[in-house]
RNA sequence: GGGGGUGUAGCUCAGUGGUUAGAGCAGCGGGCUCAUAACCUGUUGGUCGAAGGUUCAAUUCCUUCCACCCCCA
Numbered sequence: 001g002g003g004g005g006u007g008u009a010g011c012u013c014a015g016u017g018g019u020u021a022g023a024g025c026a027g028c029g030g031g032c033u034c035a036u037a038a039c040c041u042g043u044u045g046g047u048c049g050a051a052g053g054u055u056c057a058a059u060u061c062c063u064u065c066c067a068c069c070c071c072c073a
Base pairs, nucleotide, nucleotide: 001072002071003070004069005068006067007066010025011024012023013022018056027043028042029041030040031039049065050064051063052062053061
């Protein structure tokens, strides 16, 4: 330099155009226990990497850029 992939909660990831963006773990509160862990239960937490475009409507489709990973040279 060329090609491809990923980017969503603190972490690991679902969600491939439509009402309110979700799960597990973690955190916080409560229950249980002599106590801790485990278990049960409630709950907090997101400008969906950035900007623009298409659309009645975008996390989702298109373009550019940014970060990381892989392949080729």